[in-house]
RNA sequence: AUAUAGCAACGUCUAUUUUCUCGUAUAUGUACAGGAAUUGGCCUGUAUGUCUCUACCCGGUCACCGGAAAUGAUCGGACUACGGGAACCCGAACCGAUUGC
Numbered sequence: 001a002u003a004u005a006g007c008a009a010c011g012u013c014u015a016u017u018u019u020c021u022c023g024u025a026u027a028u029g030u031a032c033a034g035g036a037a038u039u040g041g042c043c044u045g046u047a048u049g050u051c052u053c054u055a056c057c058c059g060g061u062c063a064c065c066g067g068a069a070a071u072g073a074u075c076g077g078a079c080u081a082c083g084g085g086a087a088c089c090c091g092a093a094c095c096g097a098u099u100g101c
Base pairs, nucleotide, nucleotide: 006101007100008099009098010096011095018087019086020085021084022083023082024081025080026055029048030047031046032045033044034043035042040065041064049056057077058076059075060074061073062072063071
């Protein structure tokens, strides 16, 4: 002096998850039309309700309806929208023309 390797610095580039919880809304509510069942108590649609998109059902128990057209009470369950909080993940690796050892 050159080459290679390691470490460090620097640079560049790229990637970066899933869930829980609380609050607000809405009471998973209300009104209506058509249809169906009765071993059942549902299906379809419309409207309304939210500074709100969506959803508007499921199950248990009790009651009620004696064969008819109508369900009721109660308990448990969420989803969605927005906001707060928490956990988890990541905050690198690689690469390089550079520098040092």
About this RNA
The RNA shown here (Purine riboswitch aptamer) has 101 nucleotides and comes from Paenibacillus sp. CECT 9249. The RNAcentral record of the sequence draws on ENA. Its mean pLDDT, the model's own confidence on a scale to 100, is 80. Rfam family: Purine riboswitch aptamer. Rfam describes the family as follows. Riboswitches are metabolite binding domains within certain messenger RNAs that serve as precision sensors for their corresponding targets. Allosteric rearrangement of mRNA structure is mediated by ligand binding, and this results in modulation of gene expression. A class of riboswitches that selectively recognises guanine and becomes saturated at concentrations as low as 5 nM. In Bacillus subtilis, this mRNA motif is located on at least five separate transcriptional units that together encode 17 genes that are mostly involved in purine transport and purine nucleotide biosynthesis. It has also been shown that some members of this family are specific for adenine instead. Hence this family are termed purine riboswitches. On this family, see Batey et al., Nature 2004: "Structure of a natural guanine-responsive riboswitch complexed with the metabolite hypoxanthine".